[in-house]
RNA sequence: UCGCGACAAAGGCUAACCCAGGGUGACCUGGGGGCGCAAAGCUACGGGACCUACCGGUGAAAUCGCCGGGAGGUCGGCCGGGUUGCCGAA
Numbered sequence: 001u002c003g004c005g006a007c008a009a010a011g012g013c014u015a016a017c018c019c020a021g022g023g024u025g026a027c028c029u030g031g032g033g034g035c036g037c038a039a040a041g042c043u044a045c046g047g048g049a050c051c052u053a054c055c056g057g058u059g060a061a062a063u064c065g066c067c068g069g070g071a072g073g074u075c076g077g078c079c080g081g082g083u084u085g086c087c088g089a090a
Base pairs, nucleotide, nucleotide: 004088005087012037013036017032018031019030020029021028022027035077041083042082043081045080046079047078048075049074050073051072054069055068056067057066058065059064
């Protein structure tokens, strides 16, 4: 340096759920919490999942339900890629 990852050390992150706030929503932010994580740091580039302002149709129905489209979004704790990085037993 490349690879690898231990019942190691130091430190880190934080699922579900609850509370407060934001968003139409997916979901996000803060606090609590703790299932887990060696990139569970960052990045929507490829695949994937999810959402729907709005438009059209429909129903008696503006609000609402259902069907279709949907600019644009969400998820990095779904997978791959890119990029940065702590520690050091075998």
The RNA shown here (c-di-GMP-I riboswitch aptamer) has 90 nucleotides and comes from Candidatus Segetimicrobium genomatis. Of the family's consensus pairs, 95% are formed in the model. NCBI's taxonomy places the organism under Bacteria, Candidatus Sysuimicrobiota, Candidatus Sysuimicrobiales, Candidatus Segetimicrobiaceae, Candidatus Segetimicrobium. Its mean pLDDT, the model's own confidence on a scale to 100, is 85.